[in-house]
RNA sequence: GAAGUCCGCCAGGCAAUCGCUGAUUCUUUGUGCAAGCAAGGGGUUGGAGGAAAGUCCGGGCUCCACAGGACAGGAUGCCGGCUAACGGCCGGGCGUUAUAAGGCGGGGGCAACCUCGCUCAAGGCGACGGAAAGUGCAACAGAGAACAGACCGCCUGAGCGCAAGCGAAGGCAAGGGUGAAACGGCGAGGUAAGAGCUCACCGCGGACGUGGUAACACGGACGGCAUGGCAAACCCCAUCCGGAGCAAGGCCAAAUAAGGGCACUAUGACGUGGUCCGCGUCGUGUCCGGGUAGGCUGCACGAGGUCGUCAGUAAUGGCGAUCCCAGAGGAAUGGUUGCCCACGACAGAACCCGGCUUAUCGGCGGGCUUCCCAC
Numbered sequence: 001g002a003a004g005u006c007c008g009c010c011a012g013g014c015a016a017u018c019g020c021u022g023a024u025u026c027u028u029u030g031u032g033c034a035a036g037c038a039a040g041g042g043g044u045u046g047g048a049g050g051a052a053a054g055u056c057c058g059g060g061c062u063c064c065a066c067a068g069g070a071c072a073g074g075a076u077g078c079c080g081g082c083u084a085a086c087g088g089c090c091g092g093g094c095g096u097u098a099u100a101a102g103g104c105g106g107g108g109g110c111a112a113c114c115u116c117g118c119u120c121a122a123g124g125c126g127a128c129g130g131a132a133a134g135u136g137c138a139a140c141a142g143a144g145a146a147c148a149g150a151c152c153g154c155c156u157g158a159g160c161g162c163a164a165g166c167g168a169a170g171g172c173a174a175g176g177g178u179g180a181a182a183c184g185g186c187g188a189g190g191u192a193a194g195a196g197c198u199c200a201c202c203g204c205g206g207a208c209g210u211g212g213u214a215a216c217a218c219g220g221a222c223g224g225c226a227u228g229g230c231a232a233a234c235c236c237c238a239u240c241c242g243g244a245g246c247a248a249g250g251c252c253a254a255a256u257a258a259g260g261g262c263a264c265u266a267u268g269a270c271g272u273g274g275u276c277c278g279c280g281u282c283g284u285g286u287c288c289g290g291g292u293a294g295g296c297u298g299c300a301c302g303a304g305g306u307c308g309u310c311a312g313u314a315a316u317g318g319c320g321a322u323c324c325c326a327g328a329g330g331a332a333u334g335g336u337u338g339c340c341c342a343c344g345a346c347a348g349a350a351c352c353c354g355g356c357u358u359a360u361c362g363g364c365g366g367g368c369u370u371c372c373c374a375c
Base pairs, nucleotide, nucleotide: 001371002370003369004368005367006366007365008364009363010362012340013339014338015337016336017335018334020047021046022045023044024043025042026041027040028039029038030037031036049346053357054356056355057354058353059352060351061245062244063243064242068277069276070275071274073241074240075239076238077237078092079091080090081089082088093128094126095125096124097123102119103118104117105116106115107114108113129236130235134234135233136230137229151176152175153172154171155170159166160165184202185201187199188198189197203225204223205222208219209218210217211216249297250296251295252294259288260287261286262285263284264283268282269281270280271279304323305322306321307320308319309318310317311316
């Protein structure tokens, strides 16, 4: 310098002017003894996101409620760590997967260059426990698809036949074919022909040794060797799991129709997923009809942000300092003008937080890998 890839940050800016809204402070008017209530006016200051989206996971918080156990059901699934927790994150292991520049080769072209094939990383992805516990599934083709199999074949050959040849019985699964896949691979020996039948190498297996916290990796010896797939099939194993949700919940005011019917009523009924046991309450459940839909609160100080330092490979944690950073309530940040440039995409909080997934214009910075050149 070229190429690929991963991560982090920003998310139009500045000025003027008018407008909206939270906090705080000063003030005016009305009413009232006052506290207050109602309606305004100034000053200062704050005001949407990296995903606010999806509502897919996990929690905080509130209520059931004093709330235990079992079964059913559901979720996760390599190892170790982080976390409030998770199906998340970090590191590692195993498996899998490409491709850019470049290199090599072919073709076209005067050349620049274009095109095709091969090769090669970091990186990406993994629904990653168990198939000798059992059950089940796999179209078509094929002889045969799990402890199977003889279509074409190979060997042998009673008997028939002048001969060529036909050929019962028996042996084989090495060769060919079908298929996505055929019950280890390849080579040699052996055999009537063959076969792990035997042997060397590879593969596989358990034990042993070394390294590692572990998953796992490596090594030599031994064993002819228990052999396909699917568990995002049922299942087995390990771990975990109350429910409902801010429209949760709490307070105030007001209004209505002493509301009515039915069922059960302590051997009963009801109690926030199902069933049972336990526990608790004493009336409960259901149908029809009527009234209200107002105000306040929950509502932002948080598993909080930023900076520094220590520990750690990292995720993250400890310590110290510093800051307060939106709380609307049918839903607030908008309009106009001028300038600048990176010409602005996806897109607007509604209880909050940690994640995942999806959408996305442009700019800046860094890490890793391959190649080229120079020193």
Bacterial RNase P class A from a Rhodocyclaceae bacterium, 375 nucleotides, folded computationally. Of the family's consensus pairs, 96% are formed in the model. It matches the Rfam family "Bacterial RNase P class A". The family's RNA type in Rfam is ribozyme. The source organism's lineage runs through Bacteria, Pseudomonadati, Pseudomonadota, Betaproteobacteria and Rhodocyclaceae. The prediction has a mean pLDDT of 79.